[in-house]
RNA sequence: CGAUUCCUUCGGGGCAGGGUGAGGCACGGUGUGCCAAUUCCCGAUCGGUGGUGACGCAGAUGCGAAGUCCACGAGCCGCAAGGCAGGAACUGGUGAGAGUCCAGUACCGACGGUAUAGUCCGGAUAGUAGAAGGAGAAC
Numbered sequence: 001c002g003a004u005u006c007c008u009u010c011g012g013g014g015c016a017g018g019g020u021g022a023g024g025c026a027c028g029g030u031g032u033g034c035c036a037a038u039u040c041c042c043g044a045u046c047g048g049u050g051g052u053g054a055c056g057c058a059g060a061u062g063c064g065a066a067g068u069c070c071a072c073g074a075g076c077c078g079c080a081a082g083g084c085a086g087g088a089a090c091u092g093g094u095g096a097g098a099g100u101c102c103a104g105u106a107c108c109g110a111c112g113g114u115a116u117a118g119u120c121c122g123g124a125u126a127g128u129a130g131a132a133g134g135a136g137a138a139c
Stems, first nucleotide, its partner, number of pairs: 005135006017042003023035005044119002046109002048072004055064003067107002075084003089105005111122003
């Protein structure tokens, strides 16, 4: 110096405001009043991990850069290997070249609960994808 191994720590953000009223409650009471969805409607708002990257910063070779390009991650089955389920992008511009740049307009979001949930509550005081740090044998 250093593959593998082991340990520790870390390891996800987000409904302002308005409408409707499933349902509930009250009242001498058959209609009125009140409560009532972060789930519906209008609108608001958020973006995990690794890779790639025609960009940016810095300036001696490094740092940052994609929700919808390639892969992976929460649920279920399995002792495990592994399997199943599970989403989304176009148009214009520049250019030799754009899936990543610039502009515009769209779209997507596990599982259980509950008035139908990316945003609430829960599994989760958990820990996945992975990240950082440390230990240490042979050679």
A computed fold for a 139-nucleotide RNA from Alicyclobacillus sp. SO9, annotated as FMN riboswitch aptamer (RFN element).
Lineage of the source: Bacteria > Bacillati > Caryophanales > Alicyclobacillaceae > Alicyclobacillus.
Model confidence (mean pLDDT): 79 of 100.
The model forms 93% of the base pairs in the Rfam consensus.
The sequence is in RNAcentral, with records from Rfam.